Large-subunit ribosomal RNA, domain IV from a soil metagenome, 325 nucleotides, folded computationally.
The full RNA is in RNAcentral, with records from MGnify.

[in-house]
Context: one part of a larger RNA
RNA sequence: ACCUCGUUAAGGAACUCGGCAAAUUAGCCCCGUAACUUCGGAAGAAGGGGUGCCACCUUCGGGUGGCCGCAGUGAAAUGGGCCAACCGACUGUUUAGCAAAAACACAGCACUCUGCUAAGUCGCAAGACGACGUAUAGGGUGUGACACGUGACCAAUGCGGAAAGAUUACGGUAAGAGGUUAGUCGAGGCGAAGCUUCGAGCCCAAGUCCCCGUGAAUGUCGGCCGUAACUAUAACGGUCCUAAGGUAGCGAAAUUCCUUGUCGGGUAAGUUCCGACCUGCACGAAUCGUGUAACGAGUUGGCCGCUGUCUCAACGAGGAGCUCA
Numbered sequence: 001a002c003c004u005c006g007u008u009a010a011g012g013a014a015c016u017c018g019g020c021a022a023a024u025u026a027g028c029c030c031c032g033u034a035a036c037u038u039c040g041g042a043a044g045a046a047g048g049g050g051u052g053c054c055a056c057c058u059u060c061g062g063g064u065g066g067c068c069g070c071a072g073u074g075a076a077a078u079g080g081g082c083c084a085a086c087c088g089a090c091u092g093u094u095u096a097g098c099a100a101a102a103a104c105a106c107a108g109c110a111c112u113c114u115g116c117u118a119a120g121u122c123g124c125a126a127g128a129c130g131a132c133g134u135a136u137a138g139g140g141u142g143u144g145a146c147a148c149g150u151g152a153c154c155a156a157u158g159c160g161g162a163a164a165g166a167u168u169a170c171g172g173u174a175a176g177a178g179g180u181u182a183g184u185c186g187a188g189g190c191g192a193a194g195c196u197u198c199g200a201g202c203c204c205a206a207g208u209c210c211c212c213g214u215g216a217a218u219g220u221c222g223g224c225c226g227u228a229a230c231u232a233u234a235a236c237g238g239u240c241c242u243a244a245g246g247u248a249g250c251g252a253a254a255u256u257c258c259u260u261g262u263c264g265g266g267u268a269a270g271u272u273c274c275g276a277c278c279u280g281c282a283c284g285a286a287u288c289g290u291g292u293a294a295c296g297a298g299u300u301g302g303c304c305g306c307u308g309u310c311u312c313a314a315c316g317a318g319g320a321g322c323u324c325a
Base pairs, nucleotide, nucleotide: 002319003318004317005316006315007314008313010311011310014309019306027051028050029049030048031047036041038145052067053066054065055064056063057062068072080304081303082302083301084300085299086298087296088295092104093103108143109142110141111140112139113138114137120129121128122127146291147290148289149288151221152220153219156218157217158214159213160212161211165209166208167207171203172202173201176198177197178196179195180194183190184189222240223239224238225237226236249283250280261277262276263275264274265273
């Protein structure tokens, strides 16, 4: 020097990506307790005081008096707290062995299929599950408590419906044609029946085309130019294109490139943080939008307390190191 601990003057996060680690706090009794809120909570909020032993009294809860120590939950076990923001409502689940989360699930919501020999799933089948259930049931898909909401577009893709027309397979019917040959002839041919090889036309399903519907189906949701009595901007107008041109709400955001945008707050000083603005490179409404009490070994910023994290290191204890087994 290393490992695991203990203590430390003055300072107290100056350390560091970051208070990582450590320290603080701690049990019980009493007082007291804010915003916000779904009225349940938040809450052990926060912040204070007490705590041992002996004697007497006692309504057995406690009270009064006395005593000791630096210290009375005398050791050990045993919450640090607060203010904001984001995400996810919550308890739960997960990468057995680098990830516990904002991922999954969830109750709730919506769409869709299924009338029972159900749909769906497994199986070649028998059969089984679904279910000894019956649409307040069962399957699938999406969203994800709750509150307020959930806009436009059916042109494309998908799905559903309708059956008029177009197209259309196998098959059916079948005009006709070829091969073969009994026969016949004027010897060149013609050629019944049968067998066989082709075969026009006509009849004919779903599907597709066509038509209609459908977005909590897959999805999509513009450009240019001009205009107001300072300037700027454009309520307004013109024009092109489209199926329709992004509504409410939110917005430099877990989304913003330019960008450390600009302004305000916090700091002596703030690429982070919070509040605004809107010029949204490239938010946006169940791949949900915006809020939200409670909750979180989640993420971010700040504050108090506390400390060897640090200024800046020191001392101590036990290990390991050395020898033997």